[in-house]
Context: one part of a larger RNA
RNA sequence: CCCUGGUUAAGGAACUCGGCAAAAUGACACCGUAACUUCGGGAGAAGGUGUGCCUCCAUUAGGUGAAGUCUCUUGCAGACGGAGCCGAAGGGGGUUGCAGAGAAUAGGGGGUAGCGACUGUUUACUAAAAACACAGGACUCUGCUAAGUCGCAAGACGACGUAUAGGGUCUGACGCCUGCCCGGUGCCGGAAGGUUAAGGGGAGAGGUUAUCCUUCGGGAGAAGCCUUGAACCGAAGCCCCGGUAAACGGCGGCCGUAACUAUAACGGUCCUAAGGUAGCGAAAUUCCUUGUCGGGUAAGUUCCGACCUGCACGAAUGGCGUAACGACUUCCCCACUGUCUCGACCAGGGACUCA
Numbered sequence: 001c002c003c004u005g006g007u008u009a010a011g012g013a014a015c016u017c018g019g020c021a022a023a024a025u026g027a028c029a030c031c032g033u034a035a036c037u038u039c040g041g042g043a044g045a046a047g048g049u050g051u052g053c054c055u056c057c058a059u060u061a062g063g064u065g066a067a068g069u070c071u072c073u074u075g076c077a078g079a080c081g082g083a084g085c086c087g088a089a090g091g092g093g094g095u096u097g098c099a100g101a102g103a104a105u106a107g108g109g110g111g112u113a114g115c116g117a118c119u120g121u122u123u124a125c126u127a128a129a130a131a132c133a134c135a136g137g138a139c140u141c142u143g144c145u146a147a148g149u150c151g152c153a154a155g156a157c158g159a160c161g162u163a164u165a166g167g168g169u170c171u172g173a174c175g176c177c178u179g180c181c182c183g184g185u186g187c188c189g190g191a192a193g194g195u196u197a198a199g200g201g202g203a204g205a206g207g208u209u210a211u212c213c214u215u216c217g218g219g220a221g222a223a224g225c226c227u228u229g230a231a232c233c234g235a236a237g238c239c240c241c242g243g244u245a246a247a248c249g250g251c252g253g254c255c256g257u258a259a260c261u262a263u264a265a266c267g268g269u270c271c272u273a274a275g276g277u278a279g280c281g282a283a284a285u286u287c288c289u290u291g292u293c294g295g296g297u298a299a300g301u302u303c304c305g306a307c308c309u310g311c312a313c314g315a316a317u318g319g320c321g322u323a324a325c326g327a328c329u330u331c332c333c334c335a336c337u338g339u340c341u342c343g344a345c346c347a348g349g350g351a352c353u354c355a
Stems, first nucleotide, its partner, number of pairs: 001350008010341002014339001019336001027051005036041001038173001052095006062086003068080004072075001096100001108334004113329002115326002120132002136171007148157003174321004179251003184248002186244005193239003199233002204228005211220003252270005279313001280310001291307005
């Protein structure tokens, strides 16, 4: 010096990102217990008091139940009986140590806000959470050889179920609610018109040549066969017409105006599918920003309450609340302490020296 323990004057978080670590609390009985609340809780809330031993009440309450006696239905029977033993809790008095739950094991508590309702689940070996799940809510598909899933198939699951069932997606207890937009994309419905594949169709064109003509160079050319091929007919889809947002998603700008000023209930104008409603708001979201005001501190970039100028909240990618719950996160207070001022000492084990 390191590790593991122990003690520490005065102070008591001044330490630190942060009370991390340590200390403190701790059992049982009794008294007592707030806001809030879904009336269950919160709650062991908080905060107090008592606890040993001896003696008396006292043959304590209570428990157990021997001997003996009686009865008959003679039994491992019933009734009476009370010996002996066990034995709380309470009250009076006394006594004793520094200390009586005498050692060990055995909640620290309160307030505030955020998030998630809750119990659960998770990154086996750096993350336990506000992430996942959840009961509840909604949309959607599926009529049974169901939809969906696995498989080339046979087949299987779904399900020996049948729409109060099963699959998918989103949301996430509960309370109050969930506004406007269907122009785009998706989905659903429609079938008049446009477009349109294979296929059908075959107008026309070309090759070949029996034959015919010939100036002997060549020319014309039926049928057949072969090649090519226009119009026209041809489904779904797309275009088109409608519906649908708890489908994917979206939810404006400029200018003016009131008898102080300021502001603008009001007006004008442009654009849009429609211009953000309720609620919330410097927020797990606010850049400017340590916004401004209030509270708490002697002093507060954090915290709490407001304001609204929302860079860039907002309603099931849910909005706002919410008792209870949380090894979650923020701030404050009480208690407590070697975390610190600021160190010191003790014990054991290492390190170190020697063998």

The part of an RNA shown here (large-subunit ribosomal RNA, domain IV) has 355 nucleotides and comes from Desulfosoma caldarium. The organism belongs to Desulfosoma, within Bacteria. The full RNA is in RNAcentral, with records from ENA and SILVA. Rfam family: Bacterial large subunit ribosomal RNA.